The RNA shown here (transfer RNA) has 75 nucleotides and comes from archaeon HR06.
It matches the Rfam family "tRNA".
[in-house]
RNA sequence: GGCCUCGGUAGCUCAGCGGGUAGAGCGGGAGCCUUGUAAGCUCCAGGUCGUGGGUUCAAAUCCCACCCGAGGCUU
Numbered sequence: 001g002g003c004c005u006c007g008g009u010a011g012c013u014c015a016g017c018g019g020g021u022a023g024a025g026c027g028g029g030a031g032c033c034u035u036g037u038a039a040g041c042u043c044c045a046g047g048u049c050g051u052g053g054g055u056u057c058a059a060a061u062c063c064c065a066c067c068c069g070a071g072g073c074u075u
Base pairs, nucleotide, nucleotide: 001074002073003072004071005070006069007068008067011026012025013024014023020057028044029043030042031041032040050066051065052064053063054062
C1' cells in the first nucleotide's frame, strides 16, 4: 500500500441498528433536605446521530462513496 471485520450518537463512558417522538449513567445548573458541607431526592439545560449523496410518506437504523480510530490477513 491492498483487502476484510468492528467502531464514530450529549462535555465523558456507552445504549438504541427487525425504519416511526433520540436515551441512560457520570459530569454541569437550579431547588428540597441539613446549623453548614457531603450524601440523598426532584427538576432543568445540553445532539446538524463522523461527512456527503441515494431509497422511502418517514433514516441514528437500509444502500453507495469518503474521512477518522482499533484489530486481522496479505505484499